A computed fold for a 325-nucleotide part of an RNA from uncultured Prochlorococcus sp., annotated as large-subunit ribosomal RNA, domain IV.
Context: one part of a larger RNA
RNA sequence: CUCUCUCUAAGGAACUCGGCAAAAUGACCCCGUAACUUCGGGAGAAGGGGUGCCAGCGAGAGCUGGUCGCAGUGAAGAGGCCCAGGCGACUGUUUACCAAAAACACAGGUCUCCGCUAAGUCGCAAGACGAUGUAUGGGGGCUGACACCUGCCCAGUGCCGGAAGGUUAAGGAAGCCGGUUAGCGUAAGCAAAGCUAGCGACUGAAGCCCCGGUGAACGGCGGCCGUAACUAUAACGGUCCUAAGGUAGCGAAAUUCCUUGUCGGGUAAGUUCCGACCCGCACGAAAGGUGUAACGAUCUGGGCGCUGUCUCGGAGAGAGGCUCG
Repeated sequence: CUCUCUCUAAGGAACUCGGCAAAAUGACCCCGUAACUUCGGGAGAAGGGGUGCCAGCGAGAGCUGGUCGCAGUGAAGAGGCCCAGGCGACUGUUUACCAAAAACACAGGUCUCCGCUAAGUCGCAAGACGAUGUAUGGGGGCUGACACCUGCCCAGUGCCGGAAGGUUAAGGAAGCCGGUUAGCGUAAGCAAAGCUAGCGACUGAAGCCCCGGUGAACGGCGGCCGUAACUAUAACGGUCCUAAGGUAGCGAAAUUCCUUGUCGGGUAAGUUCCGACCCGCACGAAAGGUGUAACGAUCUGGGCGCUGUCUCGGAGAGAGGCUCG
């Protein structure tokens, strides 16, 4: 010097990204416990007091008296607590070896497919699962307890329904044309039937076009100008575009660039935090919106207690290293 421990005056988070680490709390009995709440909870809330031994009494719980120590759950083991907020309802699950979470799952909600040889899935098939189930069932998608809710747009895309018209494949096919050759012709050549190469009016379903529907389907949810008797602002008006121009609720937010926005709170001092405001660069309603008791090795801010985290170090024990041997 390093490691693992023990103690440390005064101060007590001044340390630090951050109380990380350490300290503190701790058992049992009694008293006593707030907001809030889904009335279960929150609760071991918080905050206090007691605890040995001896004697008497008592069925016991215990009561009364006495008595010792610095100290009586006499050693060890044994919750720190509170306030406010974000996220996720919750118990669960996960990156075996850097992430345990606000990610996944979840009951609940909703849409959709499937009538049983079901839909769906695996397999070339046989076959199997679904299921020895049968719509109060099974598959798929989204959302994610609960409470209050979930607006507008069907123009595009998807899906569902429709079938009049347009388009449209193989196939069929009237007809046309070439090859071949019985026959005819002196020859050039013509040429039936059959077979055959090619063309082909017309006929031909779904689909697409078309007509409707549909958003807890994919998705989308405007601009400019003017206007009130201070100013400012604009309930109001004009105009352009659109399928329709963002409702409720929330909002500098896990979302806000400008930004440490502005005001208030907390601090002596606060880019964080909490409450407001709304100019939302670029929230917004099941890629759900807003709340919410309980819960969390979650994240953020504050406080009490407590401490060698620190001011700022010091002393000690053991182990290692180092020196000598």